Bacterial small signal recognition particle RNA from Crinalium epipsammum PCC 9333, 97 nucleotides, folded computationally.
It matches the Rfam family "Bacterial small signal recognition particle RNA". By type it is a non-coding RNA gene. Rfam describes the family as follows. The signal recognition particle (SRP) is a universally conserved ribonucleoprotein involved in the co-translational targeting of proteins to membranes.
The prediction has a mean pLDDT of 76.
The source organism's lineage runs through Bacteria, Bacillati, Cyanobacteriota, Crinalium and Crinalium epipsammum.
RNAcentral holds the sequence, with entries from ENA and Rfam.

RNA sequence: GAUCUGGACUCACGCGGUCACAACGCCCAAACUUUGUCAGAACCGGAAGGUGGCAGCAAUACGGGAUGCUUGCGACAGGCGUGAUAUCCGGGUCAUC
Repeated sequence: GAUCUGGACUCACGCGGUCACAACGCCCAAACUUUGUCAGAACCGGAAGGUGGCAGCAAUACGGGAUGCUUGCGACAGGCGUGAUAUCCGGGUCAUC
């Protein structure tokens, strides 16, 4: 001097982790101003029957709850893997002085 290689630094990509938020799933959730069904009762009718509709029941909504090793987004003085440019610190080989 050349070449190979290891590590560090910087950057990029990917994966995983923690935290926060949101969606979805589960549960709760409406005296009345949600829906459906409306016992009883009330009203209309000569009658048949009809009308509105309380309680109850069911569903659902505003909202809430515990949680999912679900999904999405963001952040993290951070982790792992791969790759890239230059630099730094090492090792090997060859050649020369």